A computed fold for a 72-nucleotide RNA from a marine eukaryotic metagenome, annotated as transfer RNA.

[in-house]
RNA sequence: GGGCGUUAGCUCAGCAUGGUAGAGCACCGGCCUUUUAAGCCGAGGGUCAUAGGUUCAAAUCCUAUACGCCCC
Numbered sequence: 001g002g003g004c005g006u007u008a009g010c011u012c013a014g015c016a017u018g019g020u021a022g023a024g025c026a027c028c029g030g031c032c033u034u035u036u037a038a039g040c041c042g043a044g045g046g047u048c049a050u051a052g053g054u055u056c057a058a059a060u061c062c063u064a065u066a067c068g069c070c071c072c
Stems, first nucleotide, its partner, number of pairs: 001071006009025004019056001028042004049065005
């Protein structure tokens, strides 16, 4: 110098084509069970890395920065 990545506690979708932020697991409550686990039901949990810009509207587009990985 170049490329990719950063979204829930964890692992990740969603970005192309801007329009209500999601899944699994975990945690919490309940059912079941002698108890635990498993199973079933329900609820909660997010500054979408940070800042700025474009837009009626940005996780999504643009710019800069930070951090991680890879290449030169």
Its Rfam family is "tRNA". The family's RNA type in Rfam is transfer RNA.